[in-house]
RNA sequence: UGAUUUCUUCGGGGCUGGGUGGAAUUCCCAACCGGCGGUGAUGAGGUCCUGGCCUCUCAGUCCGUGACCCGGUUUCAAUACGUUGAAAACGGUGGAUUUGGUGAAACUCCAAAGCCGACAGUUAAAGUCUGGAUGGGAGAAGAAAUGA
Numbered sequence: 001u002g003a004u005u006u007c008u009u010c011g012g013g014g015c016u017g018g019g020u021g022g023a024a025u026u027c028c029c030a031a032c033c034g035g036c037g038g039u040g041a042u043g044a045g046g047u048c049c050u051g052g053c054c055u056c057u058c059a060g061u062c063c064g065u066g067a068c069c070c071g072g073u074u075u076c077a078a079u080a081c082g083u084u085g086a087a088a089a090c091g092g093u094g095g096a097u098u099u100g101g102u103g104a105a106a107c108u109c110c111a112a113a114g115c116c117g118a119c120a121g122u123u124a125a126a127g128u129c130u131g132g133a134u135g136g137g138a139g140a141a142g143a144a145a146u147g148a
Base pairs, nucleotide, nucleotide: 001148003146004145005144006143007142008141009140010139016030017029018028019027031128032127033117034116035065036064037063038062043056044055045054046053047052060115061114069092070091071090073088074087075086076085077084078083097113098112099111100110101109119131120130121129
């Protein structure tokens, strides 16, 4: 330095103002928010032989992925023997970008204008409220052991 196993910790943001109404943080006009890994021409710093190298940082809309939802399978539990519930790994579904500029090169930079956002609940339709969730989790950091 990289690999495997185990353990610990961490691991999601947002309705401010106004309108209508009996009722809306749910509609309308403006407002506000952007998980994780990758890519990356951004920005900052270090080194310095001035050509690199190193560190941090850089996409909601590109590539992949998580929560949610669906499916069969397996295991366990319950059963009125029809099924029902829980868990696990696996598989599937799942939203959104263009134009102009610079340039050798940009869906990532700069400018402008767009667009998107699980399920259940609600005195009225929810990315922002309440709930499952003191849950789960992509992953991040650290420690130990093993062997190369």
Molecule: FMN riboswitch aptamer (RFN element)
Organism: Cytobacillus citreus